This is a predicted structure of a 102-nucleotide RNA (c-di-GMP-I riboswitch aptamer) from Paratissierella segnis.
């Protein structure tokens, strides 16, 4: 000192579910709960997914201004686009760590 996890010690974490919080949501955090994990320890750096509040464009309706119709305005909806946000238990990186073999 670094490989590997067939067996070994001490233990470790906690999936879905359900309860409060908390945020436009995806998610998160907190307590119960175990699907499973040899890094299911930390770190958003790269890829990949997720979500779309604000924001852009399109489409539709309604409403103010006009003597009428177009028009700009504003509001609501529904589609697209798109993180600054979210997953470390989706891979890959970088950091530390226990036990045992070689």
């Nucleotide at each position: 000192c670094a490989a590997u996890a067939a067996u070994u010690u001490u233990g470790g974490c906690a999936a879905a579910c359900c309860u409060a919080u908390u945020g436009a949501a995806a998610g998160a955090u907190a307590g119960g709960g175990a699907c499973g994990c040899a890094a299911a320890g930390c770190u958003a750096u790269g890829a990949a997914u997720c979500u779309a509040a604000a924001g852009u464009g399109a489409u539709u309706a309604u409403u103010c201004u006009u003597a009428u119709u177009u028009a700009u305005g504003a509001u609501a909806a529904u589609c697209a686009c798109a993180a600054u946000g979210a997953u470390a238990g989706u891979c890959a990186a970088g950091c530390u760590g226990c036990u045992a073999u070689g």
The sequence is in RNAcentral, with records from Rfam. Rfam family: c-di-GMP-I riboswitch aptamer. About the family: GEMM was predicted in a large-scale screen for bacterial structured RNA regulatory elements. Its Rfam clan is "c-di-GMP_I riboswitch clan".